[in-house]
RNA sequence: AGAGUUUGAUCAUGGCUCAGAUUGAACGCUGGCGGCACGCUUAACACAUGCAAGUCGAACGGCAGCGGGGGGAAGCUUGCUUCCCUGCCGGCGAGUGGCGAACGGGUGAGUAACGCGUAGGGAUCUGCCUGUUAGAGGGGGAUAAGCCGGGGAAACUCGGACUAAUACCGCAUACGCUCUGAGGAGGAAAGGACGGGACUGGGAAACUGGCCGUGCGCUAACAGAUGAACCUGCGUUAGAUUAGCUAGUUGGUAGGGUAAAGGCCUACCAAGGCGACGAUCUAUAGCUGGUCUGAGAGGAUGACCAGCCACACUGGAACUGAGAUACGGACCAGACUCCUACGGGAGGCAGCAGUGGGGAAUAUUGGACAAUGGGGGCAACCCUGAUCCAGCGAUGCCGCGUGUGUGAAGAAGGCCUGAGGGUCGUAAAGCACUUUAGUUGGGGAGGAAAGGCCCUUGCCGAAUAGGUAAGGGAGAAGACGUUACCCAAAGAAUAAGCACCGGCUAACUCUGUGCCAGCAGCCGCGGUAAUACAGAGGGUGCAAGCGUUAAUCGGAAUGACUGGGCGUAAAGGGCACGUAGGCGGAUAGAUGUGUCAUAGGUGAAAUCCCCGGGCUCAACCUGGGAACUGCCUGUGAAACUGUGUAUCUAGAAUAUAGGAGAGGGAAGUGGAAUUUCCGGUGUAGCGGUGAAAUGCGUAGAUAUCGGAAAGAACACCAGUGGCGAAGGCGACUUCCUGGUCUAAUAUUGACGCUGAGGUGCGAAAGCGUGGGGAGCAAACGGGAUUAGAUACCCCGGUAGUCCACGCUGUAAACGAUGAGAACUAGAUGCUUGUUGACUAAGGUUAAUGAGUAUUGAAGCAAACGCGUUAAGUUCUCCGCCUGGGGAGUACGGCCGCAAGGUUAAAACUCAAAGGAAUUGACGGGGGCCCGCACAAGCGGUGGAGCAUGUGGUUUAAUUCGAUGCAACGCGAAAAACCUUACCUACCCUUGACAUGUCAGGAAUCCUGCAGAGAUGCGGGAGUGCCCGCGAGGGAACCUGAACACAGGUGCUGCAUGGCUGUCGUCAGCUCGUGUCGUGAGAUGUUGGGUUAAGUCCCGUAACGAGCGCAACCCCUAUUGUUAGUUGCCAGCAAGUAAAGUUGGGCACUCUAAUGAGACUGCCGGUGAUAAACCGGAGGAAGGUGGGGAUGAUGUCAAGUCAUCAUGGCCCUUAUGGGUAGGGCUACACACGUGCUACAAUGGCCGGUACAAAGGGAAGCGAAGUCGCGAGAUGGAGCGAAUCCUUAUAAGCCGGUCGUAGUCCGGAUUGGAGUCUGCAACUCGACUCCAUGGAGUCGGAAUCGCUAGUAAUCGUGGAUCAGCAUGCCACGGUGAAUACGUUCCCGGGCCUUGUACACACCGCCCGUCACGCCAUGGGAGUGGGUUGUACCAGAAGUCAGUAGGCUAACCGCAAGGAGGCCGCUGACCACGGUAUGGUUCAUGACUGGGGUGAAGUCGUAACAAGGUA
Repeated sequence: AGAGUUUGAUCAUGGCUCAGAUUGAACGCUGGCGGCACGCUUAACACAUGCAAGUCGAACGGCAGCGGGGGGAAGCUUGCUUCCCUGCCGGCGAGUGGCGAACGGGUGAGUAACGCGUAGGGAUCUGCCUGUUAGAGGGGGAUAAGCCGGGGAAACUCGGACUAAUACCGCAUACGCUCUGAGGAGGAAAGGACGGGACUGGGAAACUGGCCGUGCGCUAACAGAUGAACCUGCGUUAGAUUAGCUAGUUGGUAGGGUAAAGGCCUACCAAGGCGACGAUCUAUAGCUGGUCUGAGAGGAUGACCAGCCACACUGGAACUGAGAUACGGACCAGACUCCUACGGGAGGCAGCAGUGGGGAAUAUUGGACAAUGGGGGCAACCCUGAUCCAGCGAUGCCGCGUGUGUGAAGAAGGCCUGAGGGUCGUAAAGCACUUUAGUUGGGGAGGAAAGGCCCUUGCCGAAUAGGUAAGGGAGAAGACGUUACCCAAAGAAUAAGCACCGGCUAACUCUGUGCCAGCAGCCGCGGUAAUACAGAGGGUGCAAGCGUUAAUCGGAAUGACUGGGCGUAAAGGGCACGUAGGCGGAUAGAUGUGUCAUAGGUGAAAUCCCCGGGCUCAACCUGGGAACUGCCUGUGAAACUGUGUAUCUAGAAUAUAGGAGAGGGAAGUGGAAUUUCCGGUGUAGCGGUGAAAUGCGUAGAUAUCGGAAAGAACACCAGUGGCGAAGGCGACUUCCUGGUCUAAUAUUGACGCUGAGGUGCGAAAGCGUGGGGAGCAAACGGGAUUAGAUACCCCGGUAGUCCACGCUGUAAACGAUGAGAACUAGAUGCUUGUUGACUAAGGUUAAUGAGUAUUGAAGCAAACGCGUUAAGUUCUCCGCCUGGGGAGUACGGCCGCAAGGUUAAAACUCAAAGGAAUUGACGGGGGCCCGCACAAGCGGUGGAGCAUGUGGUUUAAUUCGAUGCAACGCGAAAAACCUUACCUACCCUUGACAUGUCAGGAAUCCUGCAGAGAUGCGGGAGUGCCCGCGAGGGAACCUGAACACAGGUGCUGCAUGGCUGUCGUCAGCUCGUGUCGUGAGAUGUUGGGUUAAGUCCCGUAACGAGCGCAACCCCUAUUGUUAGUUGCCAGCAAGUAAAGUUGGGCACUCUAAUGAGACUGCCGGUGAUAAACCGGAGGAAGGUGGGGAUGAUGUCAAGUCAUCAUGGCCCUUAUGGGUAGGGCUACACACGUGCUACAAUGGCCGGUACAAAGGGAAGCGAAGUCGCGAGAUGGAGCGAAUCCUUAUAAGCCGGUCGUAGUCCGGAUUGGAGUCUGCAACUCGACUCCAUGGAGUCGGAAUCGCUAGUAAUCGUGGAUCAGCAUGCCACGGUGAAUACGUUCCCGGGCCUUGUACACACCGCCCGUCACGCCAUGGGAGUGGGUUGUACCAGAAGUCAGUAGGCUAACCGCAAGGAGGCCGCUGACCACGGUAUGGUUCAUGACUGGGGUGAAGUCGUAACAAGGUA
């Protein structure tokens, strides 16, 4: 620091996801040790049990219990036991009293608040502590405990008679204190402990007082410290779909109340106070130091530790006290739990442990007060679940270990394999070492100081009492603890897992599985070769942990302060005016708000950071510093900003004179046209459409002439012309009126810009009331079209369109571009001003304004594009955006008569949605061009019969494949057996075939029997070749045995090679370098010509090149040369019935080798002086002469696993092999390809002529003979320019038939044959005789062909024993037509649109049906919370009262003062009644939405998407 994911690819926009860090975590697998931390985040749910706050006998009366002493009695063992008495002593239960219990500990429910944080303030209190001042005199009355007696189950409680105090109450005193009318008035106290020489009281004494002293207490007051209370500025979550809130409310006066200011409370008076700088309401939440993250700014968070607050079962209210409205106090109400004798009582773990429950989840009913701290005490000491420790938990952080070295036969084994090997892997074993931790044994710090005790010295003191300060000394005290640490012994011994391995992201193979099982953070894997599932081997990463899940920040500049945007991606308000607010021209001076500087205070500690120190290191602990970016106060500066003052004119405005204009409003006027009505002329149609029909018309239309009426709109002018803020505005005239521009001066003096709310304007449609209504025209009716047609087209037609007055308030209200200001090259038009120059008077031209338009520099932009009219560079203000869908929807509010508008979510769902540009493909887009593509022609197919192939059906099997063009006379250039793969039956199992091993035998030939045959059982003959003397061995072959293996036309052509088809013999397809573009890409290859051609020329940011085209190759057309048999025969000769038959010749034909020839070469014209085209000459041939071979990059997962090869899978006494028979030949039917015909351009009969190219030895087969014929016989010749096939046919010359189902046609059938073959039944071909069906030229539709072509005629070949109407080849005869490119089909180039890219056989929309999900409405129903009104009123406080009671004080007494109880009132919790708000849940039914592999109906959008 980035990466993946939208696309065929690209850039940008934009969301989603990942890599990092972190956690009080949980879960899964695993788990050796130690240190340091941390450990109910959920039910502020309920709690059994134990403990968590006591202490003081030096305040008091005392003596229940324990110990001691004394006295008495009894027993005896004479110093023991038991009993009784005695507070005498140590001490002490309960009680009175004091202090503490308000700390410490827990929790975060409530609280959006002066609660917290920070900085300040003044009107306060403060126990214990410190300092200072003054005091502490003298009295009194009670009461607990205890005793006596009652009640009660208990808790507890009542009565009587006693008693003490540092408990309580007066009196005295009052420096200071409080009040005050300034005179005065008021107000305290407590003692106890210890020591003591004199003196003194009591006592017999012991002893105890007075007195003195010491320290501890007490009272009043002042001051301090500490703690607490109150007030204020600023900061402190979200929602405006919460906009108004408030009656003690805001202020004042008076009084009350408090420790204290204050509506804190009461009475009266006034009517205020708060709020868009967000009041009120709702939801959520303890706040902070900090913590996590981040570069930072920020964001999230508030466990542990620390500060503050709040709470203590829920609610209320108080008492005591210095302090509480009190966690382990009291009262009342409520809920819950427990006890009960049913009458009543008791309780509060959010203290520490622990239990139940909840939950994914969080520990021991431990030890100790040794340390630190707290309470009480003079102290010893007691208490302390605070605390210190231990236990449990890998919960986290940190550290250590699980060994080290050597060791190649690269062991065994696993896995992979190309079978060679590779890898785990020096890894293991083996050998040599070490011993941390753990185990066992031994040793062993520190945490302990202070107080108390003893001694010495100083001080108080009369004092060697006592206290206090300093110094010295002795002893006791350790929970942890078997501590840390050290030493020794033995021994590699006791100690490694988890996740991942398709990309992101480090790490790859095998097997299994087969869209199954499963994985997945995103993209996505899995449908038979899965590096993505599962297992294994191997590898990678981390490591006592590793992964997953959850959560936070980061990446995310994805809410942008730092640091984003708004023409088209989401986003400029429809337009203006204007309030608040924000911003604001020049000069001078003032001030000092902001700002800046400096100083002081504060910013707790801890944390973070830096430098050190201590645990062996680290985590951890610790010292110092820095920092805490903040707030407050003081001082200073004065540029900028703010404010006040004074001035200015450049912004803005006004005045004067002119200008242009569909700017607005009102009134009036006009002509053309349409329609209707009246009248005339006139006759059969008009109208309408792609074509029609509905409609109108003989009752006279349309057409035409004249007249009349009515309404609406204003042709030409008219223009990227004008005006207006926008919407918008168009005949003419008049009136009223807004804005704007120009020129020149004058005036005001910043008066300005923007503008949340607000107000106004605002197309069309629509609504209300009243008019009007010619034309047009939603709805509606009819006619067409169509599968349908609720549309497009046609005929009608009502609202509406028009006017007046209201409403609505929206539009693609668009320049998809807010308003204002400044700056930044130009060029060219147009509109309209002003000022010049020239002028021939028409005009031309220059300058300067305002507006409008095109092009364009810099710059900007993702690109497209914008570009002084900015989307450039800046400033000011407003509006708006933050993935797509859900949705501009629901609910709520506001507006509206309604329609509806405005404001405006969420659940859920997807990984995209969207922009610009690129390359293709496509278009019922365009341009150019080509092709038997159409057209023009000729002949067919489709109808018939037959042949053949296919589908279908049938079958035991009808083997398999090919399926639009590009399957269907195709694989198959030959299915009777074989072929053959199929079926049935019968057989074989190392096999019909290959290699290897062993044994035997040569091989081979002849033959009998059984069987359908395969096969089985027999018989006979027979021994070879090589080496070797021989024995024997070897090669080939045969038989047998066992095992490796063979075999498979079994599957997958979507795993493949090879081969092939097709677009298409179409003219295309690419590359290098350069250039352009951010890029995909473009350029080149486009353009102008031309060509059959990307063929060539020219132009040109391209220049070249490659594969294609063409040419080179073959055949053919002309010809030369060479050669001359088997071919040929002109001349010469021989010869025949005839014949190159013969001699001879090679001249000609021909053959077959090699040349020549044709190149737009020449001429003319056109063209651009090019390429080229047109015409011509010559020539056998003329513009690639004709034909063939030749098939670019690629497309179709095209075809073929059944030609062959081949991966994988499958079968292995069978899916292999053999045999016989059958089938592939079936037959209601459908289709393709052909043959033969339907006849006279013909059939039949007779005569007669002319080819080419092939083939031939298991072959072609002559002559001759026989047969009507197929053919038979025959066997010459020929491995072939020699012989054979071989005869050509149409044609030509005659004859006949006469338009007929025929002398056409030949199917079918009967009979008889021939040939091939082992065999023609299923199932061959041919011949003869007989038979003589359909068919009279073929519907819709469709095919071939452009010249030696179509058509027509025959001939040959491959396959082949035989079998062709098929296929391939050959020649003979031999046409017609092409105006032309509008249309159909296919193709090429350019261009355009695109929402397509599997590419139009594309994409895609909506209803309906079904499943699932969330959500709105809904008669209602049930909770929570809250407002208002009223009822009610516990405890308590305050006030009143005088019914009852009453120790201290006053009083001689009566009585009084005061107090308590009771009663009453006020306030008030719980509760209740009524009625609202709000929120949650639920609800028959219902609305739309989302989603789901293949459902239904149509085809709305994307191309002109077929009606833009």
Predicted 3D model of a 1508-nucleotide RNA (small-subunit ribosomal RNA) from a metagenome. The RNAcentral record of the sequence draws on SILVA. Model confidence (mean pLDDT): 85 of 100.